[in-house]
């Protein structure tokens, strides 16, 4: 170097998760030429040579070991970035509303602002006079069918008579009542009055005057605050994409390593 047989090995691998840890099985990813039966999620088998147990192919190399790249996915972080939920109203903005301010604007002020003082009205209260309202007096007219007054015809009683008495009707008159005109009358009352007149009150408003000798007002813009709102910025929570770290890493790529017997 070759043939022939046979051992070691391999006959899929990895991620999350489960667990003290490994490995299965069940999920994912990657992959195949990549065996087969049993046994397992309120698991199943091991213990660091870490599935176990049984039957088969393969077999020292394209397959087995190791280095090194390369990288599909998977966990995991993240002062990075973009997205859209959900909630807040400290902060920056914004909208409304009070109050203050007076710097710019109007407006008003030497034909005299603000401020002082001194009156007068608005307000109360008592008297007053006016008016209304009601009642009382006075005043007219009515007004008593028996039970009121006077005069009382006729009739009536009493007497012998003369003469008296009681009295209906009329006639006049009158009280209670009733209606009326309406008074320089009297008496009460009031959501009464451009009315007098003493007194108070005098915050506010209006008004006259004296002083005073440049403001005064806050409509509009501006400035400072208060409250309410809105939720863009901003915060706070959690979720998704990409991007960054970290970690594990299928499969590919290159190098290199790998046993015994026999025989030619």
């Nucleotide at each position: 170097u070759c043939g022939u047989g046979c051992u070691a090995g391999a006959u899929g691998g990895g991620g999350a998760g489960c667990u003290a840890g490994c490995g299965g099985u069940g999920c994912c990813c990657u992959g195949u030429a990549a065996c087969u039966c049993g046994c397992a999620a309120u698991c199943c088998g091991c213990u660091a040579u870490a599935g176990c147990g049984g039957g088969g192919u393969u077999g020292a190399a394209u397959u087995c070991c190791g280095g090194c790249u390369u990288g599909a996915g998977g966990c995991u972080u993240u002062u990075g970035u973009c997205u859209g939920g959900c909630a807040g109203g400290a902060c920056u903005g914004c909208u409304u509303g009070g109050g203050c301010u007076a710097a710019g604007u109007g407006g008003u002020g030497u034909u005299g602002a603000a401020g002082a003082c001194c009156g007068g009205g608005u307000c109360c209260u008592g008297c007053g006079c006016g008016g209304c309202a009601g009642a009382a007096c006075a005043c007219u007219a009515u007004g008593a069918a028996c039970u009121c007054c006077g005069u009382c015809a006729g009739g009536u009683c009493c007497g012998g008579g003369a003469g008296g008495a009681a009295g209906c009707a009329g006639c006049g008159g009158u009280a209670a009542g009733u209606a009326g005109a309406g008074g320089c009358u009297u008496c009460u009352g009031g959501g009464u009055g451009c009315c007098g007149u003493a007194g108070g009150a005098u915050u506010g408003c209006c008004u006259g005057g004296u002083u005073g000798g440049a403001g005064c007002u806050g409509g509009c813009u501006g400035g400072c605050u208060c409250a309410a709102g809105c939720a863009a910025g901003c915060u706070g929570u959690g979720g998704g994409g990409c991007g960054g770290g970290g970690u594990c890493g299928g499969g590919g790529g290159c190098c290199g390593g790998u046993g015994c017997a026999c025989g030619g």